Annotation
The RNA shown here (FMN riboswitch aptamer (RFN element)) has 149 nucleotides and comes from Gracilibacillus halotolerans.
RNA sequence: UUAUUCCUUUGGGGCAGGGUGUAAUUCCCGACCGACGGUGAUAAGCUUUCAAGCUUUCAGUCCGUGACCCGGAUCAUUUUUAUAAUGUGAAGGUGGAUUUGGUGAAAUUCCAAAGCCGACAGUUAAAGUCUGGAUGAGAAAAGGAAUCG
Numbered sequence: 001u002u003a004u005u006c007c008u009u010u011g012g013g014g015c016a017g018g019g020u021g022u023a024a025u026u027c028c029c030g031a032c033c034g035a036c037g038g039u040g041a042u043a044a045g046c047u048u049u050c051a052a053g054c055u056u057u058c059a060g061u062c063c064g065u066g067a068c069c070c071g072g073a074u075c076a077u078u079u080u081u082a083u084a085a086u087g088u089g090a091a092g093g094u095g096g097a098u099u100u101g102g103u104g105a106a107a108u109u110c111c112a113a114a115g116c117c118g119a120c121a122g123u124u125a126a127a128g129u130c131u132g133g134a135u136g137a138g139a140a141a142a143g144g145a146a147u148c149g
Stems, first nucleotide, its partner, number of pairs: 003147008017029003031129002033118002035065004043056005060116002069093002075087004098114005120132003
């Protein structure tokens, strides 16, 4: 330094103000928010043989992932011993949204403008933002240990 395994920790934000109404942070006007990895021409800094290299940083809408949902392998328990019940929950599946102009060799990423999107359950009234499952789970990140080369 690379690879593998293990351990620990970390790991999501948001309706101000107003209208209607018996009732709405759910409707209407308006406001606000943007998980993780990749790509990337932003920006800043450093090195330099001036060719380039390195570090940090840069996409909600591109590529992929996670959460939710469907699914049920497996395992555990119970037991009337099986084509049962309860719990667990692998593979797999589903899975939202962008254009125009500018610059340029090159941009759905930069700059400008205008759009668009957002699980499930609940609710005096329909929810990206409230409450709940969730003191959960988790993409992944950081640190540490062991082993191999």